Predicted 3D model of a 72-nucleotide RNA (transfer RNA) from a Candidatus Omnitrophota bacterium. Rfam family: tRNA. By type it is a transfer RNA. The prediction has a mean pLDDT of 82. RNAcentral holds the sequence, with entries from ENA. The organism belongs to Candidatus Omnitrophota, within Bacteria.

[in-house]
Parts: sequence; structure tokens; C1' cells
RNA sequence: GCCCCAAUAACUCAAUGGACAGAGUACCAGACUCCUAAGCUGGGAAUGGAGGUUCGAUUCCUCCUUGGGGCG
Repeated sequence: GCCCCAAUAACUCAAUGGACAGAGUACCAGACUCCUAAGCUGGGAAUGGAGGUUCGAUUCCUCCUUGGGGCG
């Protein structure tokens, strides 16, 4: 230098172009308990950045950034 893959919540992962972007763990609160933990109920929290296509983009296209892999 070229090619491929990935980027979604604090972490690990989902999500045929269409419903309020979901789940587990973690965190916070409540109830329970003599107290704590576990279990139960509830809550906050996210689509890497900029454009484009579309009535509608996490999803498709382009560029950039970061990480991983391959070739030279």
C1' cells in the first nucleotide's frame, strides 16, 4: 500500500428496511429479613463519526475513525 471482518447499555450479546432498539450480568430503589446474601418487583442506561438512498436506516451505499485478520 491492497483486501476482508467488526463497532449497539458499564460488560457480554440479540434485532427480515417498519411497534416504545430487547435480553443476561452489573448498578439504583422497593418489598422481604434481626442483619446481609440469594430469590422477587420496579427503575436508569446504548446503535463509533459525517454524508447519501428511502415515506421510513441498527440494517443498504460512500468516506473517515478505532480494533482484529490476511496479502505484498